[in-house]
Context: one part of a larger RNA
RNA sequence: UUGGGUUUAAAGGGUGCGUAGGCGGCUUAAUAAGUCAGUGGUGAAAGCCGAUCGCUUAACGAUCGAACUGCCAUUGAUACUGCUAGGCUUGAGUAUAGUUGAGGUAGGCGGAAUUGACAGUGUAGCGGUGAAAUGCAUAGAUAUUGUCAAGAACACCAAUUGCGAAGGCAGCUUACUAAAGUAUAACUGACGCUGAGGCACGAAAGUGCGGGGAUCAAACAGGAUUAGAUACCCUGGUAGUCCGCACCGUAAACGAUGAUCACUCGCUGUGUGCGAUAAACAGUACGCGGCCAAGCGAAAGCGAUAAGUGAUCCACCUGGGGAGUACGCCCGCAAGGGUGAAACUC
Numbered sequence: 001u002u003g004g005g006u007u008u009a010a011a012g013g014g015u016g017c018g019u020a021g022g023c024g025g026c027u028u029a030a031u032a033a034g035u036c037a038g039u040g041g042u043g044a045a046a047g048c049c050g051a052u053c054g055c056u057u058a059a060c061g062a063u064c065g066a067a068c069u070g071c072c073a074u075u076g077a078u079a080c081u082g083c084u085a086g087g088c089u090u091g092a093g094u095a096u097a098g099u100u101g102a103g104g105u106a107g108g109c110g111g112a113a114u115u116g117a118c119a120g121u122g123u124a125g126c127g128g129u130g131a132a133a134u135g136c137a138u139a140g141a142u143a144u145u146g147u148c149a150a151g152a153a154c155a156c157c158a159a160u161u162g163c164g165a166a167g168g169c170a171g172c173u174u175a176c177u178a179a180a181g182u183a184u185a186a187c188u189g190a191c192g193c194u195g196a197g198g199c200a201c202g203a204a205a206g207u208g209c210g211g212g213g214a215u216c217a218a219a220c221a222g223g224a225u226u227a228g229a230u231a232c233c234c235u236g237g238u239a240g241u242c243c244g245c246a247c248c249g250u251a252a253a254c255g256a257u258g259a260u261c262a263c264u265c266g267c268u269g270u271g272u273g274c275g276a277u278a279a280a281c282a283g284u285a286c287g288c289g290g291c292c293a294a295g296c297g298a299a300a301g302c303g304a305u306a307a308g309u310g311a312u313c314c315a316c317c318u319g320g321g322g323a324g325u326a327c328g329c330c331c332g333c334a335a336g337g338g339u340g341a342a343a344c345u346c
Base pairs, nucleotide, nucleotide: 004317005316006315007300008299012314014201015200016199017198021194022193023192025088026087027086028085029084031082033081034080035077036076037075038074039073040072041071042070049065050064051063052062053061054060091191092188093187094186095184096183097182099180100179103177104176105175106174107173108172109171110154114150115149116148117147118146119145120144121143125136126135162169163168206247207246208245209244210243211242216240220236221235222234223233258313259312260311261310262309263308266291267290268289269288270287271286272285273284274283295302296301319346320345321344328339329338330337331336
């Protein structure tokens, strides 16, 4: 390479948009590039292969044939692919109507709790643990009441729910804004799918500058535990946690399951619409779940939300360790990230 694979054995890119490329609905005509057939030329000889013959045989040699799977020219064929011209509406998009949701961004507002401050009541403990101690407290703590301040997060509703490409999104409200699905079948008329590079987004932690700092809390300190205890437990506590701007670009970024299209027995719950209406049952479209037929699978299991049956495109895998390391290059302020070996060894 051929072939085989990628839920869990090695293997789906974190996610989207999209360039090149690859692939692409129904139909008419023309063309004849691909494709198919015929003919001609060429495809040196030797060699290879087959037959016959010559050295006693073989190796070796000779003659003939086949082959040379190719290329060029020419004459035809036209189903499929391409190309050109035209048509179509089911793919795709648009329009109109009403609908849905923690989708996004910015502003405003709210109550509970926590901590602190001040004041009142009140007195000897509080706190913490397996038990303690460190700690706090007669300079009046803890508890309780009132007032004030600050920052962060939004109990109940809440769901096996919803929305988003993914990351993710939850108090209430306003503005701006994106999307999806439904109904109608009015408009465009293949405008599509995928997508190497590329660009954008991307939890937490971390970084830079400026704010903020209630809680919690790496580091750190002390108290315990212990043979020791650089831990688990306790008392404190700084970065950080929050906001703005700019970086970082990684996660068990998981459904460990790429995207799109078509096809394949049923039962059941639920969200949103439509239609019909009787509050019911059933229907239909798009989601979110549970159980299963066939089928698949090493099994666990999957099973119209496929891991079934097919098609197109991309990504990735090829024994374990060495190693996601070294070197080089690119990116980054740094931390580090991306790409990514070999010797050696089993």

A computed fold for a 346-nucleotide part of an RNA from an uncultured bacterium, annotated as small-subunit ribosomal RNA, central domain. Model confidence (mean pLDDT): 86 of 100. It matches the Rfam family "Bacterial small subunit ribosomal RNA".